[in-house]
RNA sequence: GGGCAUAUGGCUUAGUUAGGGAAAGCAUGCGACUCUUAAUCGUAGGAUUGAGGGUUCAAAUCCCUCUAUGCCCC
Numbered sequence: 001g002g003g004c005a006u007a008u009g010g011c012u013u014a015g016u017u018a019g020g021g022a023a024a025g026c027a028u029g030c031g032a033c034u035c036u037u038a039a040u041c042g043u044a045g046g047a048u049u050g051a052g053g054g055u056u057c058a059a060a061u062c063c064c065u066c067u068a069u070g071c072c073c074c
Stems, first nucleotide, its partner, number of pairs: 001073007010026004020057001028044005050066005
C1' cells in the first nucleotide's frame, strides 16, 4: 500500500438477509421472602446503535468518507 470482518445500555450479545415498535441475559437500584446474607421472585432506570454526511415519508439496517480493533496479502 491492497482486501476482509467487527463496532448496538456498565458487560456479553440479538436485530442488518427483506428499511417501519431498539430487545434479551448478566450487572445495578428498590421491594418481597429470610433471624441476617446468599439464592429465588417481582419491579424500575439506563443505548439518539463507533463519528460525520447522503438517499428516503421513515435508517442500527441502504450509499459515501473517516476512526478504532482484529485477520489475510504484498
Molecule: transfer RNA
Organism: Promethearchaeota archaeon